[in-house]
Context: one part of a larger RNA
Molecule: large-subunit ribosomal RNA, domain V
Organism: Patescibacteria group bacterium
RNA sequence: CCCGCAGCUGGACGAAAAGACCCCGUGAAGCUUUACUACAACUUGAUAUUGGAUUAGGACGUUUCAUGUUCAGAGUAGGUGGGAGCCGCAAGGCGACGAUGAGACACCACCCUUGAAAUGUUUUAAUUCUCACUUCUGAUGCGGAAUGGCUUCGGAAGGACAGUAUCUGGCGGGUAGUUUGACUGGGGCGGUCGCCUCCUAAAAAGUAGCGGAGGCGUUUACAAAGAUAGGCUUAGCCCGAAUAGACAUCGGGCUGGACGCGCAAACGCACAAGCCUGUUUUACUGCAAGACCUACAAGUCGAGCAGUCGCGAAAGCGGAAGUUAGUGAUCCGACGAUCCAAUAUAGGAUGGUCGAAGCUCAUCGGAUAAAAGCUACUCCGGGGAUAACAGGCUGAUCGGACCCGAGCGUCCAUAGCGACGGUCCGGUUUGGCACCUCGAUGUCGGCUCAUCGCAUCCUGGGACUGAAGAAGGCCCCAAGGGUUUGGCUGUUCGCCAAUUAAAGCGGUACGUGAGCUGGGUUCAGAACGUCGUGAGACAGUUCGGUCUCCUAUCCACUGCGGG
Repeated sequence: CCCGCAGCUGGACGAAAAGACCCCGUGAAGCUUUACUACAACUUGAUAUUGGAUUAGGACGUUUCAUGUUCAGAGUAGGUGGGAGCCGCAAGGCGACGAUGAGACACCACCCUUGAAAUGUUUUAAUUCUCACUUCUGAUGCGGAAUGGCUUCGGAAGGACAGUAUCUGGCGGGUAGUUUGACUGGGGCGGUCGCCUCCUAAAAAGUAGCGGAGGCGUUUACAAAGAUAGGCUUAGCCCGAAUAGACAUCGGGCUGGACGCGCAAACGCACAAGCCUGUUUUACUGCAAGACCUACAAGUCGAGCAGUCGCGAAAGCGGAAGUUAGUGAUCCGACGAUCCAAUAUAGGAUGGUCGAAGCUCAUCGGAUAAAAGCUACUCCGGGGAUAACAGGCUGAUCGGACCCGAGCGUCCAUAGCGACGGUCCGGUUUGGCACCUCGAUGUCGGCUCAUCGCAUCCUGGGACUGAAGAAGGCCCCAAGGGUUUGGCUGUUCGCCAAUUAAAGCGGUACGUGAGCUGGGUUCAGAACGUCGUGAGACAGUUCGGUCUCCUAUCCACUGCGGG
C1' cells in the first nucleotide's frame, strides 16, 4: 500500500416528514363580540278566521223641537226670497201703513249659529251572551302495544279572546354568510398614504429612501385683494430740524431692492407684479391655429376670429387674482334649462341633451349603499423573495496592544499610575445587514469524550523596581504538563463552604442529542396575577407533558487477520 473481518459514530449541511416557529395568500376553518348584513325565536299593531247585545264617549246623516238681547225702535230684529194680506163662524188678534234703525216684523219657503230628543251608520272603551274556535270529560263504534288517534251523541270550562295566516315596527351571536387595507431594512406596535415649495438631484428634463425642512384642503365682489387709466417708490443707515425721545412728520445724502406682493417655500417683479386715486364688472358667451406635459385618464399655456361690454384722448389692455397648492373619476337619484324622443293626435308620465350642485369616497385612480376581533385546537398553498439558531460580511458596542505625555508619585512624566487625544489588532458580547439553508442545518444547560490558540492561573527562565531579606508589583520569554470537591439554582454565570502549586481566558455549528439526558425554553390539559365586553393574551408565574432509525452504504477512526 491492497484485501477482508469485528467495531465506533466525526462527516457525507446523513435518512424520515413539500418546517408545525416566522412571514406571505385580496387561501381555509373553528370560536368571540356593543364589526356588517340577514334569518329563526320572542314581541307590537292592522286585516282574515270573527258572531249577537248593553252602557258610556266621539264623528257624520235624517226627522222634530228649540236657539240668536249694542243703541234706537212698544220689543230678544239670525239671514235671504216671495208677500198685502193671514188665522178665525164671529168677536177679535197679527201684519201692512207710519215710526225707529245698518237691517222690519204677519204668513209661506230655503238656509246659518248653538243646543236637546229620537233614529240610522261608523268608531273608541268597558261589560256581557253563545254559535265559530279552544281545553277537559262521559258514552257508542273503528282501530291500536299504548295513558295517544278517528266517527257519532252528550256534559263542563273558557270564548269572539286565544290560536293560526298575511302585512308591519321592534328586539334578536340563538343561527348563518362575510369583512376586518397597504407601505414597512421580518412581522407587530408606532408613523405614513392626496396636493404644493425647497434641498438630496450628479449645471437639460426626470430620478429613490420610515432622507432633510416646511405648507394646503382656502381667501378676495361694488368702500375688491378683479379690470383699466393716471400718479407714486419701498426698506435700512448717516446728517440736519420746536415740543420729538431708539422709533411720528420734514429736508439732504448713501446703499441698491434688503421693503412689499392675503398665506408655505422657491423663482419673479422698479417705465412694476409693490403703494395711492378715478371709472368700472372681461371673475364674459361661442370657438380656436399651435404647443407643453404625458402609459392611459387627467393637467397646463394659447395668438387669432365672431358677439357683447369696461377703462383709456388714443395706441391699446381686459376671457379674474405676480406664478406654482386650496382637491375627487364613474355610477346613482334630485334641481334648472331645452325648437329633443315613440307608427293617430293632445296632455301627462318617463327618458335624452346642456348647465350647475350632492362624497375628510383623506387607504385622496375612489373594490360595497352597508363590515371588527381571537386561534397554543388549528389547516392548506408557498418563501430562505422574510424573522428566531448556527455560519458569513461589518466591527458601532466589546476585549486587547501600541503612540503622545498634561498631571500623580516628598523631589522625579514613564518603580507604579496616567487625563485630553491618536493608531492598530482580535472576532468570545450586544448589535447592524439578510448572503447559503424554511421539499427541516434539532435549540439552553448537564454527562461523556475531547482538540486547538495564547492575550499564561500554576510549575520553568529573565529585565526593572519607590527590590535590604522574605513576600510582592510590573514587564519579557515560554503552551511540556497540570488546572479540586461540595451547598443553592434548569441554569451558563454567580454567591457561599473547604481545599489546592494553581483552581486561566477563549475557539472548535455559543465543540459534542444517527453519543446519553431532557431540568429550562417552545404544542395540546389546568390554575393564579394582570390585560381584554369576549373569544383569548402575557421575554409573568405554576403543576403535567411520546427525544424515531435492536439494521451504518461510502469516507474517517479503532482492533485483528491475510497478501